A computed fold for an 82-nucleotide RNA from Methylobacter sp., annotated as c-di-GMP-I riboswitch aptamer.
It was read from a public genome assembly, where an Rfam model found it.
Rfam family: c-di-GMP-I riboswitch aptamer. About the family: GEMM was predicted in a large-scale screen for bacterial structured RNA regulatory elements.
Model confidence (mean pLDDT): 78 of 100.
The model forms 95% of the base pairs in the Rfam consensus.

RNA sequence: UACACAGAAUGCCACACCUAUUGUGAAACAGGGCCGGAAAGUUACAGAUCUCAGGUUAAUUUGAGAUGGCUGAAUUGCAUUU
Numbered sequence: 001u002a003c004a005c006a007g008a009a010u011g012c013c014a015c016a017c018c019u020a021u022u023g024u025g026a027a028a029c030a031g032g033g034c035c036g037g038a039a040a041g042u043u044a045c046a047g048a049u050c051u052c053a054g055g056u057u058a059a060u061u062u063g064a065g066a067u068g069g070c071u072g073a074a075u076u077g078c079a080u081u082u
Stems, first nucleotide, its partner, number of pairs: 012037002017032003021028002035069001041075003045072003048067007
């Protein structure tokens, strides 16, 4: 210096829940909170789940959205204790 593993250290994020605001809604965002996370940083491309509207005798389904802390994938980042 590079790679791999681990998560020692410096730190980082913030589940549920509560309050305020926005939205028909899923949910988002700010503050509190701290279950957990080694990418729980970013990206809605694929799948999955959820919401709204339409269609259909019913179902399959069509469109528009939400979720990155559902999975995959892409991409970026910290340390050099072992």